[in-house]
Context: one part of a larger RNA
RNA sequence: CGCAGGAGAUUUGAAAGGAGCUGUCCUUAGUACGAGAGGACCAGGAUGGACGCACCUAUGGUGUACCGGUUGUUCUGCCAAGAGCAUGGCCGGGUAGCUAAGUGCGGACGGGAUAAACGCUGAAAGCAUCUAAGCGUGAAGCCCCCCUUAAGAUAAGAUCUCCCAUCCUUAUGGAGUAAGACCCCUUGAAGACUACAAGGUAGAUAGGCCGGAGGUGGAAGCGCAGUAAUGCGUGCAGCUGACCGGUACUAAUAGGUCGAGGG
Numbered sequence: 001c002g003c004a005g006g007a008g009a010u011u012u013g014a015a016a017g018g019a020g021c022u023g024u025c026c027u028u029a030g031u032a033c034g035a036g037a038g039g040a041c042c043a044g045g046a047u048g049g050a051c052g053c054a055c056c057u058a059u060g061g062u063g064u065a066c067c068g069g070u071u072g073u074u075c076u077g078c079c080a081a082g083a084g085c086a087u088g089g090c091c092g093g094g095u096a097g098c099u100a101a102g103u104g105c106g107g108a109c110g111g112g113a114u115a116a117a118c119g120c121u122g123a124a125a126g127c128a129u130c131u132a133a134g135c136g137u138g139a140a141g142c143c144c145c146c147c148u149u150a151a152g153a154u155a156a157g158a159u160c161u162c163c164c165a166u167c168c169u170u171a172u173g174g175a176g177u178a179a180g181a182c183c184c185c186u187u188g189a190a191g192a193c194u195a196c197a198a199g200g201u202a203g204a205u206a207g208g209c210c211g212g213a214g215g216u217g218g219a220a221g222c223g224c225a226g227u228a229a230u231g232c233g234u235g236c237a238g239c240u241g242a243c244c245g246g247u248a249c250u251a252a253u254a255g256g257u258c259g260a261g262g263g
Stems, first nucleotide, its partner, number of pairs: 001152001005163007015149004021049007033038001051106005059100004066093005071086006110144003117137004164263001166175003180258004184200005205251003208247005214240003221234005
């Protein structure tokens, strides 16, 4: 820009893409078959491998603004307590998120037309013949069925809902509006940007604060014991990023733009 009014939702599916794998064991059954050795079809069940998709409850990894321990050194006047630097200084753990080695799920079932092949009926050719007319069975393959995208599918589809007789003008015009949308702003399990999604005071969108979960592992100060290092008590303490809730304290204020004319 188009889809002959302007919007907001929900969709149909032309077409395209994805997937498509397979082992072992058990039952049937030591049956059919076979002198024996051996050993099934069909049918039913169980459990794996590789691959794919999703996810983080559990198992782990990571987790450079979480917690603790600790060495050297500089500084906060000193003690104590801390901060900076040294690969996050080193070390032990670890929330969310991300993640695999972890967890869940998938290939199926079924239908249609067929290939090779096997048939029925059957002439040409009094017989025979699956074929010439006609009719069947038949594959991990083909078309559906399953998953995803999808009406620029210009053949531009469908359904539901909302807005509609304004002004200037007389033109295939302009303006202000409606429903609605955007700018802008607060953000996000969304993201390169954009887009998408949640919100913008009639508000829990983010931060802060409060409570909780989870993590760390027993803070500082004080008291007690000990010459001291240190230990114990106060006290499952103190601290705590992303997690779960609550709460308008802070910031989403104010404002602007676009957008139909009865098709």
Source information: Predicted 3D model of a 263-nucleotide part of an RNA (large-subunit ribosomal RNA, domain VI) from Christensenella sp. MSJ-20. It matches the Rfam family "Bacterial large subunit ribosomal RNA".